[in-house]
This is a predicted structure of a 547-nucleotide part of an RNA (small-subunit ribosomal RNA, 5' domain) from a metagenome. It matches the Rfam family "Bacterial small subunit ribosomal RNA". Its mean pLDDT, the model's own confidence on a scale to 100, is 82. The RNAcentral record of the full RNA draws on SILVA.
Context: one part of a larger RNA
RNA sequence: GAAUGAACGCUGGCGGCGUGCUUAACACAUGCAAGUCGCACGAGAAAGUCUUGGCUUGCCAGGGCGAGUAAAGUGGCGCACGGGUGAGUAACGCGUGGGUAAUCUACCCUUGAAUCUGGGAUAACACUUCGAAAGGGGUGCUAAUACCGGAUAACAUCAUGAACUCUUUGGGGUUUAUGAUCAAAGAUGGCCUCUCCAUGGAAGCUUUUGUUUGGGGAUGGGCCCGCGUACCAUUAGCUAGUUGGUGGGGUAAUGGCCUACCAAGGCAACGAUGGUUAGCUGGUCUGAGAGGAUGAUCAGCCACACUAGAACUGACACACGGUCCAGACUCCUACGGGAGGCAGCAGUGAGGAAUUUUGCGCAAUGGGGGAAACCCUGACGCAGCAACGCCGCGUGAGUGAUGAAGGCCUUCGGGUCGUAAAACUCUGUCAAGUGGGAAGAACCUACAUAAGGAUAAUACCCUUAUGUACUGACGGUACCACUGAAGGAAGCACCGGCUAACUCCGUGCCAGCAGCCGCGGUAAUACGGGGGGUGCAAGCGUUAUUC
Numbered sequence: 001g002a003a004u005g006a007a008c009g010c011u012g013g014c015g016g017c018g019u020g021c022u023u024a025a026c027a028c029a030u031g032c033a034a035g036u037c038g039c040a041c042g043a044g045a046a047a048g049u050c051u052u053g054g055c056u057u058g059c060c061a062g063g064g065c066g067a068g069u070a071a072a073g074u075g076g077c078g079c080a081c082g083g084g085u086g087a088g089u090a091a092c093g094c095g096u097g098g099g100u101a102a103u104c105u106a107c108c109c110u111u112g113a114a115u116c117u118g119g120g121a122u123a124a125c126a127c128u129u130c131g132a133a134a135g136g137g138g139u140g141c142u143a144a145u146a147c148c149g150g151a152u153a154a155c156a157u158c159a160u161g162a163a164c165u166c167u168u169u170g171g172g173g174u175u176u177a178u179g180a181u182c183a184a185a186g187a188u189g190g191c192c193u194c195u196c197c198a199u200g201g202a203a204g205c206u207u208u209u210g211u212u213u214g215g216g217g218a219u220g221g222g223c224c225c226g227c228g229u230a231c232c233a234u235u236a237g238c239u240a241g242u243u244g245g246u247g248g249g250g251u252a253a254u255g256g257c258c259u260a261c262c263a264a265g266g267c268a269a270c271g272a273u274g275g276u277u278a279g280c281u282g283g284u285c286u287g288a289g290a291g292g293a294u295g296a297u298c299a300g301c302c303a304c305a306c307u308a309g310a311a312c313u314g315a316c317a318c319a320c321g322g323u324c325c326a327g328a329c330u331c332c333u334a335c336g337g338g339a340g341g342c343a344g345c346a347g348u349g350a351g352g353a354a355u356u357u358u359g360c361g362c363a364a365u366g367g368g369g370g371a372a373a374c375c376c377u378g379a380c381g382c383a384g385c386a387a388c389g390c391c392g393c394g395u396g397a398g399u400g401a402u403g404a405a406g407g408c409c410u411u412c413g414g415g416u417c418g419u420a421a422a423a424c425u426c427u428g429u430c431a432a433g434u435g436g437g438a439a440g441a442a443c444c445u446a447c448a449u450a451a452g453g454a455u456a457a458u459a460c461c462c463u464u465a466u467g468u469a470c471u472g473a474c475g476g477u478a479c480c481a482c483u484g485a486a487g488g489a490a491g492c493a494c495c496g497g498c499u500a501a502c503u504c505c506g507u508g509c510c511a512g513c514a515g516c517c518g519c520g521g522u523a524a525u526a527c528g529g530g531g532g533g534u535g536c537a538a539g540c541g542u543u544a545u546u547c
Stems, first nucleotide, its partner, number of pairs: 001547004006543005013393006019386002021351001026349003030346003035077003040074002048065008084304003093229008103221002108217008116150004125140006156181011186209002189206003195202003230276003237267003242264008279301004283294004306327002309324002329340004357383001359382003365379001366377004396426004406417004430488001432483005440474001445469009491536005496517003502531005512519002
């Protein structure tokens, strides 16, 4: 000099864009942060209101609307994303480059085939029962795209053969033969062209979507390897599933991953083992660079979710707002037993030099569910607080000498603050007030019209185009115009040398200053104050840390 997620002192006008617990991975009151689908399924209220009847005149019973709505339940998909934190980890954890002929991939796209026929339950519900509660138990009824049989089935899987081809040693791909194994679910809209009853409906046809099973793609993972990745040798030897083999198990998959047996190996001064510290990277800061330091915000990967362990479900978890066990802590209890997990967003206490609102909205972007309308979304978009940072603007401009008054200094002549002020002439940024007032909105959907597709069809449905309608948290915000008005808006540090900037008074080795050298003991440019000056400026200094 530059820098910071900074803090402290003095001061403080406005705006834009960013940033904001670096400490206790300490404990948490309260609210919200993951739901959705009635086009999978069975059931299904109430308040209120209208009304009918009865009478004991304010009650009872019934009906319509509310409403096939709410709230529950079965079932499907999602909850493994998104969001947080950095405790652990010196490791194939990360970075980079490869391998997988050792592998998986729900939803999505594309392309084949199929979607036949049966069955028994169970929740909800009703009745009952145990318990303080949390929560259970029993009996009975019922549905499905829930569950379970049967059929059919291959280019799927496995086994046994054959041929061709590729290859990295094992082996892979394609074709073919035989045998074995394995599947499904319906829902919605429309129509009578064909059959039957005959205005219409059923079977049926058809539309959209789902379901099952293959091939391919895309996306996302799993595993393996080369190289790189802190300090200590005042850590020198370490290792028994240890190193390798065979058989078996396990996994989507390789492998001591696990197991039985066999062999005796494996690592290490090119630093094993042990200890300390630490999430890694793109980047960030500094520097001419080489390098050094660092890893907040943003982005990629990893790990964790009160502490430790375990599995279940599932395409994916050994799962932050799931389950089970143990532990510590907190809470409830009828003492028998139960409940909880903010390192999500706000917020509280504690710790600390120190870090914000228990805000608004799903309008946009994105995500989950749904055919859609739509619902959910503390992701996100916005607003609030904080000079915490960067950037921009303002606090007025011009003229103005009697060099006014006043302050300070003085050699008493004067000098200086100083064109500074006053005064005159202007301007109107910001702030204030009044009026107008956006872009961010595109979709989706509904309706209308037209064209095309499918169809028996001019229904319905699908696709495309055009038009109309609908949607804004921010916010009456940005921005614009007008009104009046110099009015409301400057401080902080320093002035001995380094280092830009000097004098007077007070003090008298005292009080004090100080980054280093050093000042102060009676004329201190170094302490304190005044005047003057210098530097930066809505900031200026100090402290801490890095180069």